The prediction has a mean pLDDT of 80. This is a predicted structure of a 583-nucleotide part of an RNA (large-subunit ribosomal RNA, domain I) from a soil metagenome. Its Rfam family is "Bacterial large subunit ribosomal RNA". Its family is annotated with ribosome and structural constituent of ribosome in the Gene Ontology. The RNAcentral record of the full RNA draws on MGnify.
Context: one part of a larger RNA
RNA sequence: GGUUCACGGUGGAUGCCUAGGCACCAAGUGCCGAAGAAGGACGUGGCUACCUGCGAAAAGCCUCGGGCAGCUGGAAGCAAGCGCUAAUCCGAGGAUCUCCGAAUGGGGUAACCCGGCUGGGCCAAUCCCCAGUCACUCCCGGUUGAACACAUAGGCCGGGUAGAGGGCACCCGGGGAACUGAAACAUCUUAGUACCCGGAGGAAAAGAUAUUCCCUUAGUAGAGGCGAUCGAACGGGGAGCAGCCUAAACCGCGUGCGUGCCAAGGCGGCAGCCGUUGCGCGCGCGGGGUAGUGGGAACGUGUCGGCUGGUACUGCCGUGCCGGCAAGGAGUUACAAAACGGACGGUUAGUCGAAUCAGCCUGGGAAGCUGAGUCAAAGAAGGUGAAAGCCCUGUAGACGAAAACCGAUCCGCCUCCUGAUAUGUCUCCCGAGUAGCCCGGAACACGUGAAAUUCUGGGCGAAUCCGCGCUGACCACAGCGUAAGGCUAAACACACUUGGUGACCGAUAGUGAAGAGUACCGUGAGGGAAAGGUGAAAAGUCCCCCUGGAGGGGAGUGAAAUAGAACCUGAAACCGUGGACCU
Numbered sequence: 001g002g003u004u005c006a007c008g009g010u011g012g013a014u015g016c017c018u019a020g021g022c023a024c025c026a027a028g029u030g031c032c033g034a035a036g037a038a039g040g041a042c043g044u045g046g047c048u049a050c051c052u053g054c055g056a057a058a059a060g061c062c063u064c065g066g067g068c069a070g071c072u073g074g075a076a077g078c079a080a081g082c083g084c085u086a087a088u089c090c091g092a093g094g095a096u097c098u099c100c101g102a103a104u105g106g107g108g109u110a111a112c113c114c115g116g117c118u119g120g121g122c123c124a125a126u127c128c129c130c131a132g133u134c135a136c137u138c139c140c141g142g143u144u145g146a147a148c149a150c151a152u153a154g155g156c157c158g159g160g161u162a163g164a165g166g167g168c169a170c171c172c173g174g175g176g177a178a179c180u181g182a183a184a185c186a187u188c189u190u191a192g193u194a195c196c197c198g199g200a201g202g203a204a205a206a207g208a209u210a211u212u213c214c215c216u217u218a219g220u221a222g223a224g225g226c227g228a229u230c231g232a233a234c235g236g237g238g239a240g241c242a243g244c245c246u247a248a249a250c251c252g253c254g255u256g257c258g259u260g261c262c263a264a265g266g267c268g269g270c271a272g273c274c275g276u277u278g279c280g281c282g283c284g285c286g287g288g289g290u291a292g293u294g295g296g297a298a299c300g301u302g303u304c305g306g307c308u309g310g311u312a313c314u315g316c317c318g319u320g321c322c323g324g325c326a327a328g329g330a331g332u333u334a335c336a337a338a339a340c341g342g343a344c345g346g347u348u349a350g351u352c353g354a355a356u357c358a359g360c361c362u363g364g365g366a367a368g369c370u371g372a373g374u375c376a377a378a379g380a381a382g383g384u385g386a387a388a389g390c391c392c393u394g395u396a397g398a399c400g401a402a403a404a405c406c407g408a409u410c411c412g413c414c415u416c417c418u419g420a421u422a423u424g425u426c427u428c429c430c431g432a433g434u435a436g437c438c439c440g441g442a443a444c445a446c447g448u449g450a451a452a453u454u455c456u457g458g459g460c461g462a463a464u465c466c467g468c469g470c471u472g473a474c475c476a477c478a479g480c481g482u483a484a485g486g487c488u489a490a491a492c493a494c495a496c497u498u499g500g501u502g503a504c505c506g507a508u509a510g511u512g513a514a515g516a517g518u519a520c521c522g523u524g525a526g527g528g529a530a531a532g533g534u535g536a537a538a539a540g541u542c543c544c545c546c547u548g549g550a551g552g553g554g555a556g557u558g559a560a561a562u563a564g565a566a567c568c569u570g571a572a573a574c575c576g577u578g579g580a581c582c583u
Base pairs, nucleotide, nucleotide: 001582002581003580004579005578006577007576008575009574015568016533017532020505021504022502023501024500025499026498027497028496029495030494031166032165039100040099041098042055043054044053046078047077050074051073061094062093063092064091065090066089070082071081072080105114106113107112115134116133117132118131119130120129121128136163137162138160139159140158141157142156143155144154170201171199172198173197174196175195181188185225212239213238214237215236216235222230223229243487244486245485246431250287251286252285253284254283255282256281257280258279259278264277265274266273267318268317269316270315271314272313292465294430295429296428297427298425299424300423301422302421303420304419306325307324308323309322310321311320312319327418328417329416330415331414340412341411342410343409344407345406346405347404348403350399351398352397356372357371358370359369361368373390374389375379381393382392383391436460437459438458439457440456441455442454443453446472467482468481469480470479471478520527521526540567543554544553545552546551
């Protein structure tokens, strides 16, 4: 020096565990903000560094409800207190809520500085302090009022629960890559992805021939340097279902302009009378009307249809129009719109809730074993010194709200609507710089292709039902539909809350994070860790010894101390001590 055996040190693998994660399912909830948000700074405790809570009324104040013997958060300790006259705690509502932050009196290097006005406090008086108020834009009302006569612009005053900012993901719109793949690369792909901007909501978008979502059709049809790849629909099965309002024709009213004294016109008939009342165009309001089996208007014809008042220049008859009552119907998610009361159900605290004992069995400990019982609409689960239906928390099941909130529910109140239907015409209407076509692009699974369909930057530019569009170039026939206005719940996305589940992880795993966006790094944008386990219970070693301390030896606790806090188990590398053997 090596090999080997034994015993240690070091180290923290492995096993077991879980306080934390991950995924999915079900139900519920879903915007906050100038009435100052989200997010922060600084404070706040008897002693308080951090976290949590709270805000100068500061781990809290008030009311209401729940709950019941303890309590003064994590978090020990000391001190001082509170509580059956119901505290602490849990839920609902309210009060307070410094400073910054859209930040908004002005400024500013966020959490700071400096003001005006009104009222108040202190003071001899200033200073100082307190409460309120003072940004900008928009909207509404009033007033004043230029160039320029009216007017308008502008100014001033008042009012506004108007806007501004935030929001993980989801949604819509406007822009929009590259690496990459094609084994290179350019069309193509990645991908309309990432990213930027704008906007909205609890969903958004889309939507009446409804639309949407899931499964399938199907990796099919097809597209494609026919490469790489991209990739439907029809149909079928489910989820969920809901339909409406306008424009126009026509009528009436108002208004502006034009025109109009032989008039036109004044509901029809007869008579009288009036006469800028008329007519045309534009605009506004009301009625009317909304469709594809075409619908509607206007003018006719037919059938059915409560009561009543007024009115249309006057009188009579007819007719029309307006209103009231009754009757019927409908309604606040679209179809007109605003509240209120009650019921019912739910959410936000909770309540009740069956049934086991013994042992001189083992053990530190019984829930194990033995023996004998018992409940079960409850034998889910967790805990208890080990392995418990019956010890505890619970579980099945059954109940519960003063207050606030929610609702596709019901009732009342309230509000709204009411002629219907059939038929004829070759009179009128049925959404225009639109459809369509051409050029340039884009979206459609579809790369210009035979390329329909949809969108539109440029140009040309129709028709009104005997119309127009589509049925994958185009034509014919046939069929389907009715563009160029608008609204619309649910099923579907995402996040959160609660509950549940797992051939999900178990501390190099699972989130980056078993609390951390911390420590640390960076001027900054930004990057970004490591780190769990004594024991059933601290019973966390009184006392003695070595001793400066650290550490250790006794003694004691404990089932165990080689469980002693550098604490469960404690592998290997690595370092030793002792023995044996070899050189």